The RNA shown here (c-di-AMP riboswitch aptamer (ydaO/yuaA leader)) has 138 nucleotides and comes from a bacterium.
[in-house]
RNA sequence: UGAAAUUUAAAGCUUAGUUCCCUUGCAUAAAAAAGGGAAGCGGAGAAACCAAUAUUUAGGGGCGAAUAUCUUUUCGAUAGAGGAAUACUCUUUAUCCUUAGCCCGUCAGCUAACUUCGUAAGCUAUUAAAGAGUUUUA
Numbered sequence: 001u002g003a004a005a006u007u008u009a010a011a012g013c014u015u016a017g018u019u020c021c022c023u024u025g026c027a028u029a030a031a032a033a034a035g036g037g038a039a040g041c042g043g044a045g046a047a048a049c050c051a052a053u054a055u056u057u058a059g060g061g062g063c064g065a066a067u068a069u070c071u072u073u074u075c076g077a078u079a080g081a082g083g084a085a086u087a088c089u090c091u092u093u094a095u096c097c098u099u100a101g102c103c104c105g106u107c108a109g110c111u112a113a114c115u116u117c118g119u120a121a122g123c124u125a126u127u128a129a130a131g132a133g134u135u136u137u138a
Stems, first nucleotide, its partner, number of pairs: 011124004018039007040119006050109001059107001060104004067079004080099005087134008
């Protein structure tokens, strides 16, 4: 000096997955954690009207970006779709990454009132540039 790995702090990222309150918690207090509630955010079911008039074991459907075609040496390719370190949003170009997994249980088009469910999990010494607008500070 360079590369790789690990740890820590702060700050962030994917995602709906955040904030607040009460009870328990205890060693004097607090915190984690457990239970409950509210708000916010997200999903499902469910009339009329509309749609569908052919669909039902070749079952059907839902959450999610996570699909389609080709190919197969069982791994890939192309297209489409989704995400990315810096105040935020949009547009353009390039680069990098992802394209999974799970659920309902014979059943669900849309759908107001209404009913109901979820609020987890995981990751990061990281992407650069140009243009427009907004916000904050000086």
Of the family's consensus pairs, 96% are formed in the model. The coordinates come from a structure-prediction model, not an experiment, and the mean pLDDT is 78. It matches the Rfam family "c-di-AMP riboswitch aptamer (ydaO/yuaA leader)". Gene Ontology terms of the family: cyclic-di-AMP binding and regulation of gene expression.